[in-house]
This is a predicted structure of an 83-nucleotide RNA (Glycine riboswitch aptamer) from uncultured Rhizomicrobium sp. The source organism's lineage runs through Bacteria, Pseudomonadota, Alphaproteobacteria, Micropepsales and Rhizomicrobium.
RNA sequence: UCGCGGGAGAGCGUCUGCGUCUUUUGUCGCAGACCGCCGAAGGAGCAACCACCCCGGAAACUCUCAGGCAAAACGGACCGCGA
Numbered sequence: 001u002c003g004c005g006g007g008a009g010a011g012c013g014u015c016u017g018c019g020u021c022u023u024u025u026g027u028c029g030c031a032g033a034c035c036g037c038c039g040a041a042g043g044a045g046c047a048a049c050c051a052c053c054c055c056g057g058a059a060a061c062u063c064u065c066a067g068g069c070a071a072a073a074c075g076g077a078c079c080g081c082g083a
Stems, first nucleotide, its partner, number of pairs: 001083006011035001013034007021026001036069003042065001043063003049057002
């Protein structure tokens, strides 16, 4: 790196626009704004520690820019097995 298996958290929030279905002020989908929230893609910060001549490395902690917040799907740090 590839394949297989496992793999958490947090909103079915409010409003607006468009489309859809509909007898309907209703349904569903998408997009945007706002509010609330989550940490386990990525990113940033602190530094116990490692190394130390110089140059360095460094968390699952912190932040939440990015990402995400019904189920399923997708994604997923990390773990196990195989190549």